[in-house]
């Protein structure tokens, strides 16, 4: 420098262009227990890396950039 992935809750992931953006896991509240652990309920937490755009409507498309990763040179 060149080409492909990845970037979505503390993590680790989903999410055919159209309902309020979700799940496990952790944080916290409660139940259970003599206490805890595990188990069950529940709450909170998200400018979907940024910033244009195209759309009647965008995590999803198209650019530009940022960071991570591979590969080639």
């Nucleotide at each position: 420098g060149c080409g492909c992935c990845c970037g979505u809750a503390g993590c680790u992931c989903a999410g055919c262009g159209g309902a309020u953006a979700g799940a496990g896991u952790g944080c916290c509240c409660g139940g259970c227990u003599a206490c805890g652990a595990a188990c069950c309920g529940g709450u909170a937490g998200g400018u979907c890396g940024u910033a244009g755009g195209u759309u009647c409507g965008a995590a999803u498309c198209c650019u530009a950039u940022c960071g991570g990763g591979c590969g080639c040179g």
Source information: A computed fold for a 73-nucleotide RNA from a Clostridia bacterium, annotated as transfer RNA. Its mean pLDDT, the model's own confidence on a scale to 100, is 81. Its Rfam family is "tRNA". About the family: Transfer RNA (tRNA) molecules are approximately 80 nucleotides in length. The organism belongs to Clostridia, within Bacteria.